[in-house]
RNA sequence: AAUAGCGUUCGUUCUGUCGCUGCCCGCAAGGGGAGAGGAAAGUCCGGACAACAUAGAGCGCCAUACUUCCUAACAGGAAGGAGCUUUGCAAAAAGUUACAGCAAGUGCCACAGAAAAAAACCGCUCUGUAAAAAGAGUAAGGGUGAAAACGUAAGGUAAGAGCUUACGCUGCUUGCAGUGAUGUAACGCAGGGGUAAACCUUAUGGGUUGAAAGACCAAAUAGACCGAGGCUUGAGGGCUGCUCGUCCGACUCGGAGGGUAGGUUGAUAAAGGUUUAGGGCGACCUGAAUCGUAGAUAAAUGACAGAAGAUUACAGAAUCCGGCUUAUAGAACGCUAUUUUUU
Repeated sequence: AAUAGCGUUCGUUCUGUCGCUGCCCGCAAGGGGAGAGGAAAGUCCGGACAACAUAGAGCGCCAUACUUCCUAACAGGAAGGAGCUUUGCAAAAAGUUACAGCAAGUGCCACAGAAAAAAACCGCUCUGUAAAAAGAGUAAGGGUGAAAACGUAAGGUAAGAGCUUACGCUGCUUGCAGUGAUGUAACGCAGGGGUAAACCUUAUGGGUUGAAAGACCAAAUAGACCGAGGCUUGAGGGCUGCUCGUCCGACUCGGAGGGUAGGUUGAUAAAGGUUUAGGGCGACCUGAAUCGUAGAUAAAUGACAGAAGAUUACAGAAUCCGGCUUAUAGAACGCUAUUUUUU
């Protein structure tokens, strides 16, 4: 220097003409001003808000799962711990992990193998026999497997075995350090196959629904007809998986048919943005100044021309907010790897 990957920031701008959706001024003509994103996306998580008893009980179901902190809250974030992987002599660095429990219970562990967890095929030892057969003991060695009954050494034994001892590993206990996860040390005790994105156990949390929520105004009328159930001995309902409890309760369900099908609000000032000062390792918190920033409802935010080196990414609000995830041409910066050149 080039290429590739990753991360952060930006992600077209200006002018003119004609349009579109709101707002303001105006009697009107007309004039003025505002008008998509970093993800508006996926709708995955959390909250605000709203309705249903401001919400009850039991069972079930679902979610989360190292620690401390941040936050309105979270499955998010920050700082740390532990395990694993890579680099490295080491110290350490980088990456990564649904990271409670299988030494509670139950289940499962393909094929192979005698056996996948109260093991015993070959083998070894003892008894036995002329030799066998047979009986008993054993788990060192062989073989199978992803995994074989804590590992190594010594003692011990008929042969063997945590049977005993030492060292090691793991768990418990205690001391010390730390808010804690945890680390470290030690006497003693214990000896455990794996598997919980298997059932399950433990702890914590979750009532259900979802802006098509909900509130209000206007318009309309068939308050009729047919069938079924019920009328206080209670049908049915109160948006909850079941049961209970509680509340409402004189109508409810089905059929055929008639009418209406407009508007306001929710709804855009919000856990708000920017700058700055202080605190904190950090996420973040506190104070001050300043800004005024889309609101449609079949749904606006566009088209054309010119200029900027220029032919442009992913994509378009629909109640709002905080996260996560995914997509993204091009530009700038940083890190890493490879290649080439120079010293």